Predicted 3D model of a 354-nucleotide part of an RNA (large-subunit ribosomal RNA, domain IV) from Metallumcola ferriviriculae.
Context: one part of a larger RNA
RNA sequence: CCCUCGUUAAGGAACUCGGCAAAAUGACCCCGUAACUUCGGGAUAAGGGGUACCUCAGUAGUGUGACGAAUUAACUUUCUAAGCACGAAGAGGUCGCAGAGAAAUGGUCCAGGCGACUGUUUAGCAAAAACACAGGUGUCUGCUAAAGCGAAAGCUGAAGUAUAGAUGCUGACGCCUGCCCGGUGCCGGAAGGUUAAGGGGACGUGUUAGCCCUUGGGCGAAGCACUGAGCUGAAGCCCCGGUAAACGGCGGCCGUAACUAUAACGGUCCUAAGGUAGCGAAAUUCCUUGUCGGGUAAGUUCCGACCCGCACGAAAGGCGUAACGAUCUGGACGCUGUCUCAACGAGGGACUCG
Repeated sequence: CCCUCGUUAAGGAACUCGGCAAAAUGACCCCGUAACUUCGGGAUAAGGGGUACCUCAGUAGUGUGACGAAUUAACUUUCUAAGCACGAAGAGGUCGCAGAGAAAUGGUCCAGGCGACUGUUUAGCAAAAACACAGGUGUCUGCUAAAGCGAAAGCUGAAGUAUAGAUGCUGACGCCUGCCCGGUGCCGGAAGGUUAAGGGGACGUGUUAGCCCUUGGGCGAAGCACUGAGCUGAAGCCCCGGUAAACGGCGGCCGUAACUAUAACGGUCCUAAGGUAGCGAAAUUCCUUGUCGGGUAAGUUCCGACCCGCACGAAAGGCGUAACGAUCUGGACGCUGUCUCAACGAGGGACUCG
């Protein structure tokens, strides 16, 4: 010097990102216990007091209940009550610094964010505000169900049957969940437009029996072959509607009131519609340590407000919320070697020798 412990004057978080770590609290009995609340809780809230031993005395009492007596159809019932076990409260006294004398054994409170809760998770850096959840809601599915696995057979769903099953979103509870269907998706519609194979086969081309002029050339039926127009022809798309707890979206400029400022009001442009309620410098606010108030001697954090929301907002839910949390943030009391500032002690290392 290192590790693991013990004690410490005065102070008591001044330490530090942060009370990290340590200290403190602690058992049982009695008293007492707030806001808030979903009336269950909160609650061991908080905050106090007691606790050993001796004597009265194993007392008061409680449990069990033998023997005996009476009674009965019956160890059926009653009376007396021994023994055993448990066992307060009180009074007087005794000792120590200290009586739950050791060990084991909650620190508490206030305010806020998030998530309702108990649960689950990154085996080996993350336990959380993430996942799940009961509840809510949308969509699909009438049974050989939908959906899923599988070239298939077949199986799951389910030996179930819409109070069922599958799937998406949301996430207890309370109050609520606004406007937009123009785009994309989905659902419905079928008049019109477009549209494939197929059907259909016109015109045309090749070939040549034959015919015509005729060393050569021309025309050319049927058949065969090639080509293949009009016409016909479904879904889809276009089109017409619906649908946002489907994917999503939810404006700009200018002016105006008898101080100023502001703008209930007006004008204008654009849009499918221009953000409603509630909340708001927020797990969201760049400017920003916004401004005001509170708390501190002093507060970039915190709490309460304001609203100029760079860039909240209503089931990718909005706002509240008792209880809960090895959650996160701020404050207070208690407590302490965290610190001012270090000291001493114990054990084990390090070091020396072997």

The coordinates come from a structure-prediction model, not an experiment, and the mean pLDDT is 88. The RNAcentral record of the full RNA draws on ENA. Lineage of the source: Bacteria > Bacillati > Clostridia > Desulfitibacteraceae > Metallumcola.